[in-house]
Context: one part of a larger RNA
């Protein structure tokens, strides 16, 4: 003087930092004894609280065994050493709010393991079998040696509460008198080239259906006997004019919004408040018990993270010998 899968630390105790990253607490057994919530299964090893070695003598339970015996369960009294009895080693910190996903599971072989995929569950479309749906020029083949309690091929994501309005515009379906409408065909004219007409599929005008199909879901006056809001009128306009919820939310520009709670102090968290720049109903909405190596925030323990370093091991340099 550097390094470390390394120990040890008065007093404080997250003041460190983006952030308890790191570490340090807890740790097994056995026994008291557990809230909120809950889908009644959990939640739970919740939380807390005590006891644990070993020796002696009572007394029990099993196995074995012909019996001594040996092994083993438990209760019970007593006594005995330590700082310390799961003494080494083994071995959860706990707890409470809030986003997010319902869970187990899947993943970017070599920077992402997640709130992203899946997923039951709900829900549309196509299919009656020589079937729809792949693959193949084609014979054939797979689904399937199944047949609608089946199979392709979307969308949503457990339960539970619920899923509002709009078919104008693509998009699909179904119709289709009529318009238009390619080749052939038929006909007329022409020597011919070529020209004119009829006919006319499919499509598309055209009509109606569909939205758990792609999507969309307004503006402006004015009004109540303080004020202030404005149930309500008028009025432009739309296919319809955003319903029940929910929210400064992973969504809100303004923005550190206002109000409340935490804090001495908060551009944070919670709770509420909603003209919401640009929320919102299966591109699903609300909502949450259990569940997570997610993510905010707090609180209790605990600790060299930090106040403020100190000393020790062992490693490798370097110096002297």
């Nucleotide at each position: 003087a550097u390094c470390u899968g390394c120990c040890u630390g008065a007093g404080g105790g997250a003041a460190a930092u983006c952030g308890g990253c790191c570490a340090a607490u807890u740790a097994g057994c056995g026994g008291c004894g557990u809230a909120c919530c809950u889908u009644c299964g959990g939640a739970a090893c919740a939380a807390g609280c005590c006891g644990u070695g070993c020796c002696u003598g009572g007394g029990u339970u099993a196995g074995u065994g012909a019996a001594a015996g040996c092994u083993u369960u438990c209760c019970u009294a007593g006594g005995u050493c330590u700082u310390a009895g799961u003494a080494a080693c083994u071995a959860g910190g706990g707890g409470g709010u809030c986003c997010c996903a319902a869970c187990u599971g899947u993943u970017u072989a070599a920077u992402a393991c997640a709130a992203a995929c899946a997923u039951a569950g709900c829900u549309g479309a196509c299919u009656g079998c020589g079937a729809g749906c792949g693959u193949g020029u084609a014979a054939a083949c797979g689904u399937u040696a199944g047949u609608a309690c089946a199979g392709u091929c979307g969308g949503u994501c457990a339960a539970u509460c619920c899923u509002g309005g709009u078919c104008u515009g693509u998009g699909c379906c179904c119709g289709u008198c009529u318009g238009u409408c390619a080749a052939a065909g038929c006909u007329c004219g022409g020597a011919a080239a070529c020209g004119g007409g009829c006919c006319u599929a499919a499509g598309c005008a055209c009509g109606g259906g569909u939205u758990a199909a792609c999507g969309c879901c307004g503006g402006g006056a004015c009004u109540a006997a303080c004020u202030a809001u404005g149930a309500g009128u008028c009025u432009c306009u739309u296919a319809a004019g955003g319903u029940a919820g929910c929210c400064a939310a992973a969504u809100g520009c303004c923005u550190u919004g206002u109000c409340g709670g935490u804090u001495a102090a908060a551009u944070g968290c919670c709770g509420a408040c909603g003209u919401g720049c640009a929320u919102g109903a299966a591109g699903g909405g609300a909502g949450c018990a259990a569940c997570g190596a997610g993510g905010u925030c707090c609180c209790c323990a605990c600790u060299g993270u930090c106040c403020c370093c100190a000393g020790g091991a062992g490693g490798u340099g370097c110096c002297g010998g």
Predicted 3D model of a 321-nucleotide part of an RNA (large-subunit ribosomal RNA, domain IV) from a Candidatus Thorarchaeaceae archaeon. Model confidence (mean pLDDT): 87 of 100. The source organism's lineage runs through Archaea, Promethearchaeati, Candidatus Thorarchaeota, Candidatus Thorarchaeles (nom. nud.) and Candidatus Thorarchaeaceae (nom. nud.).